[in-house]
RNA sequence: AGAGUUUGAUCCUGGCUCAGAACGGACGCUGGCGGCACGCCUAACACAUGCAAGUCGAACGGUAGCAGGGUCCUUCGGGACCGCUGACGAGUGGCGAACGGGUGAGUAACGCGUAGGUAGCUGCCUCGAAGUGGGGGAUAACAUCUGGAAACAGAUGAUAAUACCGCAUAAUCUCUACGGAGAAAAGGCCGUAAGGCCGCUUUGAGAGGCGCCCGCGUCGGAUUAGCUUGUUGGUGGGGUAACGGCCCACCAAGGUUACGAUCCGUAGCUGGUCUGAGAGGAUGAUCAGCCACACUGGGACUGAGACACGGCCCAGACUCCUACGGGAGGCAGCAGUGGAGAAUAUUGCGCAAUGGGGGAAACCCUGACGCAGCGAUGCCGCGUGAGUGAAGAAGGCCUUCGGGUUGUAAAGCUCUUUCAGUGGGGAAGAAUUCAUGACGGUACCCACAGAAGAAGCCCCGGCUAACUCCGUGCCAGCAGCCGCGGUAAUACGGAGGGGGCGAGCGUUGUUCGGAAUCACUGGGCGUAAAGGGCGCGUAGGCGGUUUGUCAAGUCAGGAGUGAAAGCCCCAGGCUCAACCUGGGAAUUGCUCUUGAAACUGGCUGACUGGAGUCCGGCAGAGGAUGGCGGAAUUCCCCGUGUAGGGGUGAAAUCCGUAGAUAUGGGGAGGAACACCAGAGGCGAAGGCGGCCAUCUGGACCGGUACUGACGCUGAGGCGCGAAAGCGUGGGGAGCAAACAGGAUUAGAUACCCUGGUAGUCCACGCUGUAAACGAUGAGUGCUAGUUGUCGCGGGUAUCGACCCCUGCGGCAACGCAGCUAACGCGUUAAGCACUCCGCCUGGGGAGUACGGCCGCAAGGUUAAAACUCAAAGGAAUUGACGGGGGCCCGCACAAGCGGUGGAGCAUGUGGUUUAAUUCGAUGCAACGCGAAGAACCUUACCUGCUUUUGACAUCCUGCGAACCUUGUGGAGACACAGGGGUGCCCUUCGGGGAACGCAGAGACAGGUGCUGCAUGGCUGUCGUCAGCUCGUGUCGUGAGAUGUUGGGUUAAGUCCCGCAACGAGCGCAACCCUCGCUUUCAGUUGCCAACGGUACGGCCGGGCACUCUGGAGGAACUGCCGGUGUCAAGCCGGAGGAAGGUGGGGAUGACGUCAAGUCAUCAUGGCCCUUAUGGGCAGGGCUACACACGUGCUACAAUGGCGAGUACAGAGGGCUGCGAAAGGGCGACCUGGAGCGAAUCUCGAAAAGCUCGUCUCAGUUCGGAUUGCAGUCUGCAACUCGACUGCAUGAAGUUGGAAUCGCUAGUAAUCGCGGAUCAGCAUGCCGCGGUGAAUACGUUCCCGGGCCUUGUACACACCGCCCGU
Repeated sequence: AGAGUUUGAUCCUGGCUCAGAACGGACGCUGGCGGCACGCCUAACACAUGCAAGUCGAACGGUAGCAGGGUCCUUCGGGACCGCUGACGAGUGGCGAACGGGUGAGUAACGCGUAGGUAGCUGCCUCGAAGUGGGGGAUAACAUCUGGAAACAGAUGAUAAUACCGCAUAAUCUCUACGGAGAAAAGGCCGUAAGGCCGCUUUGAGAGGCGCCCGCGUCGGAUUAGCUUGUUGGUGGGGUAACGGCCCACCAAGGUUACGAUCCGUAGCUGGUCUGAGAGGAUGAUCAGCCACACUGGGACUGAGACACGGCCCAGACUCCUACGGGAGGCAGCAGUGGAGAAUAUUGCGCAAUGGGGGAAACCCUGACGCAGCGAUGCCGCGUGAGUGAAGAAGGCCUUCGGGUUGUAAAGCUCUUUCAGUGGGGAAGAAUUCAUGACGGUACCCACAGAAGAAGCCCCGGCUAACUCCGUGCCAGCAGCCGCGGUAAUACGGAGGGGGCGAGCGUUGUUCGGAAUCACUGGGCGUAAAGGGCGCGUAGGCGGUUUGUCAAGUCAGGAGUGAAAGCCCCAGGCUCAACCUGGGAAUUGCUCUUGAAACUGGCUGACUGGAGUCCGGCAGAGGAUGGCGGAAUUCCCCGUGUAGGGGUGAAAUCCGUAGAUAUGGGGAGGAACACCAGAGGCGAAGGCGGCCAUCUGGACCGGUACUGACGCUGAGGCGCGAAAGCGUGGGGAGCAAACAGGAUUAGAUACCCUGGUAGUCCACGCUGUAAACGAUGAGUGCUAGUUGUCGCGGGUAUCGACCCCUGCGGCAACGCAGCUAACGCGUUAAGCACUCCGCCUGGGGAGUACGGCCGCAAGGUUAAAACUCAAAGGAAUUGACGGGGGCCCGCACAAGCGGUGGAGCAUGUGGUUUAAUUCGAUGCAACGCGAAGAACCUUACCUGCUUUUGACAUCCUGCGAACCUUGUGGAGACACAGGGGUGCCCUUCGGGGAACGCAGAGACAGGUGCUGCAUGGCUGUCGUCAGCUCGUGUCGUGAGAUGUUGGGUUAAGUCCCGCAACGAGCGCAACCCUCGCUUUCAGUUGCCAACGGUACGGCCGGGCACUCUGGAGGAACUGCCGGUGUCAAGCCGGAGGAAGGUGGGGAUGACGUCAAGUCAUCAUGGCCCUUAUGGGCAGGGCUACACACGUGCUACAAUGGCGAGUACAGAGGGCUGCGAAAGGGCGACCUGGAGCGAAUCUCGAAAAGCUCGUCUCAGUUCGGAUUGCAGUCUGCAACUCGACUGCAUGAAGUUGGAAUCGCUAGUAAUCGCGGAUCAGCAUGCCGCGGUGAAUACGUUCCCGGGCCUUGUACACACCGCCCGU
């Protein structure tokens, strides 16, 4: 000293929460010792029992009990008598009991605190003065009697005093009319005596104590605004120790209150205590001062002192006793009990010390006090060991299996003994010569034994120091705030480890702090909460220049006080500390006093700058009243005129043939005043708009004269105050809540339409609100400018209107400094200052309830709480979104061509079915997808059979080489029984070893089991869209912006220009492959122009020119010309060229998005199975079928089908392979085997096309599904479930609804060919070539995308958010 939490992020506002300290605490877990403190905060609830105030025989009468003594008696135990002595029950008397101790109920008060005052009293004590003479009468105890259960009471009789009463005296005191009058006393003890001591009376003074008065200070509520009749004062009395309405009589009518009376609630006050940097805030245990109270209420008595805690009387409640007549009691004293409560101790010891009462004293009393006991309740101190010790032991935990950690920790070795324990010694505290210690055989000292008896609690996601494993699976739970937990939880529970504190540690409660979050120190109010709707003005607050004076505020000096304790400083004492002792400082305050006079203030005199008055001008929808005017709407009358009008997105309700709408003329009535009109004007605000008149308010300009601070603000108060609304009475054209109808709609109590009543208008009265807004209170001064406009003035210019310069006052726009969280404000401040008022203190509840006031009502005003949330909010930023805007692109639309959707079949999917129909993929971006090919296998699924170190890997042991092979059983896996065979390396010849097989034991294998939301890798998609970023600089408090925006241009963030930016990276483009032209090199298996040969086939010789093949080069760059464009980039046209503006195609996919897809390609964390979820086998299934969808194939025919003939490719494949010729079969195919690992041989026939013929519009010579029969081929095997062939059969289908897909050129369309997979099995997939179109005006619309901009309460981002029921 701050931190967390609103957001995607930011700044601000703002609340909530945390870290600190404290406690008379409580609870949970734990607990070794000692010292010092503290310990019913609740029921001022009720109390059993004991104790807490007595003492004096030296005041007195006395002797009940005890002891001693004496006398007498005696049964020898003892008894009786004598107050004689020690003493003393009860009694008279004195002093004390008013202190000490407890509690905080009451009290908002002179109760307390502080500073003063005086009209007073004061026992005991101190100092001083004067006395203490002489009498008297009673009365308790006691005795007798009586009453009563008791408590107790009564009668009669006797008696003493320091008890009581006169008399005398009076230094002094009191009263006084100043003459005078009145008032005392007690003795006791010691002593032979003298005398002494203690007392008594009167009086003065003191000390200490008490009473009373007064200034100031002392909680909350105004949803308590008025209170008061002994009330306020006076006079005279009474009363008191004393002043006083304290009480009484009379008189007066006062007193108090917004500076908060009265009322209500709460509360003992203070020194202090806790907290805080302080100012403050909270508090008032222990200790100390004061007050109040003593079962509740009232009252007095005694006394120096009480209206009395352990006194009295009365009343009440409660408890107890009772013979029912009547009595007794008061723990808020110390212990203790019950109860209440989260909670608070022993019915202890002692008067040894300190203090108190009585006494002459001894002494007695003292639950005050001193000690002990209980309680970790707090503070302080100490201990639970120290050194050494690496094999870094074992065990635990983690692990990447290597190790790490617990950890020098332990063990072991060497030591020590504080504390506790045992034994011995043993205080101070005692003043005071002796004696006297509860604590206490305590503190302390010595000895002994032995590491021996002594560690826990909380926490470990961030705040906040401290991390891993397991369990759990939005469950159980945690949580102070934010928030954790839905299968990998550092946040739950356990464990290991770690962190913190430590005889404690956490939790909870409370207070202060942090919180500048009530802001005096030290905050705010345009938009975050907050300026009153506006004015006038009362109290109050504040106030210009100057003279003199006063000294209230202010400042300075001195004095008094501010108790002690505490806090702070210094010193000292307990071994230290806590604690205690001494001294100092401080106590910020109040009072008295002496000064100062600048400032504020009072008084006084003056001034003119503030303010106002006067004179002359001037603008204006300022206000009120009366009158006047024209346009328009509507209505009425008349005319013309005919079928519609009106209204809407489109309609309808509605009006109209009974004549509307339209049009001409006339009339009625009400309301509002087009143009002018403006950022314009006026007004305090609300507000004010035709013209004229009357009355009237204010501003402004100019002028000089006057007044002389007369000013500003303004709580209450008073007035004004839009619209709607209310009351009474008018008025009513248009408009128009309510209402009615028509539409719209899922509905439509709305928006739209047709009507329509209050109302809108006037007069009078009420209401008193508003986004009454500039969301900005009023006033004054100061602080750069520029521009426009309204009003007035001055100057200059002009014939004149203007223009220009300048002064004042308004209204506006921009803008410096400054301010602001930012937006913005900026001489009309939201700047810099001063004065006064109003208002705010998280969101919701709520401007609500209750109460008060106002109102006719509606309602207004004032204005809470419970409860609930961790936010609510302001400004700005980046995105995303918009049925916002601008620009642009894409087979996106449009323009075209061909399809899909209808049919049959193929294939995939959903669904259903099934023992199983294995699994995955699910909008685009799943669905001829994984699968480039499920009859067995594949295969993961189902049924059955079967196996357990396993089909597969590594290690160990034993045996055997391996291997080949036969038979039996079985569906097979498998099981059983035989036969053959003996290898390689080393050798000490015993044997050992390698590979392989079999058997055995265990480590382990295995899993297409789960999690693609734990992952890697790979992939899809936006999208081949033009974007995505960085460095430095600059701007901004910051998020962020700039760059990347702008003007052009491009396919492109492509390039150019401009620019607080300058550069750069990933993307674009290019570099790569391929096709198109060409050169060169090379020439077999390719080619053949010339030459020769020829079975006429480049077949052969030969050649390498050409084609071709495949290496290396060239070629295209807006390079050239013209135009255009900003002298640019570029665009348009042209030339040349095989190719022209990216030449065509491919490969290539930025930052990222979708928790997109895949754990079943593979890899992999975690979890799960382990005679099974692993392995083997047979059979079945993945091929099911009422249906639905996707993708395709074939068609519906004549641009066609069929038949015959005939022509031209490219790119590929081929040795468990392609397979020629030749032969057979109608055919699938078979036989055959040449050639070829292939520019050589082969698959191999291209098809559409072309030529000729036929069919003639039909369910056909279209179409081929389906089905029957017969076959071929592959394969162990075609039943479930292959392909193909032949013959026969010949279904639906005649161009396909809504809807929807592809394609912009060698493209679409159409035609065939090849390949991968593959034993066999494509209408799919991947390639190849042949033939070869149409159309694009254009960018309004649909979809997707890019850039800029705007709004946003969205950020999981519109599939959002959110409201009502």
The RNA shown here (small-subunit ribosomal RNA) has 1365 nucleotides and comes from uncultured Magnetococcus sp. Its mean pLDDT, the model's own confidence on a scale to 100, is 88. Its Rfam family is "Bacterial small subunit ribosomal RNA". Lineage of the source: Bacteria > Pseudomonadati > Magnetococcia > Magnetococcaceae > Magnetococcus.